Record summary
Predicted 3D model of a 75-nucleotide RNA (transfer RNA) from a bacterium. The prediction has a mean pLDDT of 81. It was read from a public genome assembly. Rfam family: tRNA.

């Protein structure tokens, strides 16, 4: 050099098969309820524009193409 699987909030991961009502979960965080207090428990708000660049399409997280990180297989 092949092959295979994977990058989406600060962590974990759905979502891509069938393009569009899909930026959505659980943990964290910060406010504020509850409490004689802290945990739990409620509410409610912040954080992302989906590795990267291109392409197709009225419209991409999702199709397609190149690259660049990660794991593993082989050798």
């Nucleotide at each position: 050099c092949g092959c295979g699987g994977g990058g989406u909030g600060g962590a974990g991961c759905a979502g891509u098969c069938u393009g569009g009502u899909c930026a959505g979960c659980u943990c964290g965080g910060a406010u504020g309820g509850c409490u004689c207090a802290u945990a739990a428990c409620c509410a409610u708000c912040a954080g992302g524009u989906c590795g990267u660049a291109g392409g197709u399409u009225c419209a991409a997280a999702u199709c397609c193409u190149a690259c660049c990180c990660c794991c593993g297989c082989a050798a």